[in-house]
C1' cells in the first nucleotide's frame, strides 16, 4: 500500500428487505428491613465516528475521509 470485519448510552454488545433507537450490566430515586446485603418498581443517559450524496424520510442505501482489529504484501 491492499483486502475483510468493527465504530450506536459510562461499558459489553443488540437493531437495519429506509419510518420516531433499543437490552444487559452500571448510575439515580422509591420500595423493603431494627438497618445493611439481596430482592422488587420507576427513572435519566444517544450530534448512532465525521463530511457530503440519494430520498417524503438514512443508525440504515452510495461516496470520501478518521479510528481499531486481522490477514497479505
Nucleotide at each position: 500500500g491492499g483486502u475483510g470485519a468493527g465504530g450506536u448510552a459510562g461499558c459489553u454488545c443488540a437493531g437495519c428487505u429506509g419510518g420516531u433507537a433499543g437490552a444487559g450490566c452500571g448510575g439515580a430515586g422509591c420500595c423493603c428491613u431494627g438497618a445493611a446485603a439481596a430482592g422488587g418498581c420507576u427513572u435519566a443517559g444517544g450530534u448512532c465516528g465525521c463530511c457530503g450524496g440519494u430520498u417524503c424520510a438514512a443508525c440504515u442505501c452510495c461516496g470520501g475521509c478518521c479510528c481499531u482489529c486481522a490477514c497479505c504484501a
RNAcentral holds the sequence, with entries from ENA and MGnify. Transfer RNA from a Gemmataceae bacterium, 73 nucleotides, folded computationally. Rfam family: tRNA. Gene Ontology term of the family: triplet codon-amino acid adaptor activity. The organism belongs to Gemmataceae, within Bacteria. The same sequence occurs in records of 3 taxa. The prediction has a mean pLDDT of 82.